This is a predicted structure of a 143-nucleotide RNA (FMN riboswitch aptamer (RFN element)) from uncultured Acetatifactor sp.
């Protein structure tokens, strides 16, 4: 450098109510890289927003060409422009931790107690449904 494969998990049980896996009690889950082993430290990805470039598709207008004129305009070519899908780059946004112990070293291990979780739908959602049998940070293997 090329190719292939892999690459996100989770409400048991109960209460109220016409209706809630969304409210209340409770239960359960935790992408990737770094580092003394991390949902909470540092960084990255995805989601969402904005800008610019590129390919494709579609629309209208203008010019050339065609027409005896007004006009119209199949086919063909050109210029600028609008919208949509895809893709590349950049930017923005992007949640949450403390105490004690061990140790050379741990906000990562052990113990106690906490906290967080995008967007849309819906009786208000980390867990249901949907974008997503998607994509990606990356990991493994082969040449």
């Nucleotide at each position: 450098u090329u190719c292939u494969u892999c690459g996100g998990g989770g409400u048991c049980g109960g209460g109220u109510g016409a209706a809630a896996u969304u409210c209340c009690c409770u239960a359960c889950u935790g992408g990737c890289g770094g580092u003394a082993a991390a949902g909470u430290c540092c960084g990255c990805g995805a989601c969402c927003c904005g800008a610019a470039g590129c390919u494709g598709c579609a629309g209208g207008c203008c010019c050339c060409g065609c027409u005896a004129u007004c006009u119209g305009u199949a086919u063909g070519g050109g210029a600028a422009u609008u919208g949509c899908c895809g893709u590349u780059u950049c930017g923005g946004c992007u949640g949450a931790c403390u105490c004690g112990g061990u140790g050379a070293a741990a906000g990562u291990c052990c113990g106690g107690g906490a906290c967080c979780a995008a967007c849309a739908g819906u009786a208000a959602a980390g867990u249901c449904u949907g974008g997503a049998u998607g994509a990606a940070a990356g990991a493994a293997g082969a040449a």

The sequence is in RNAcentral, with records from MGnify.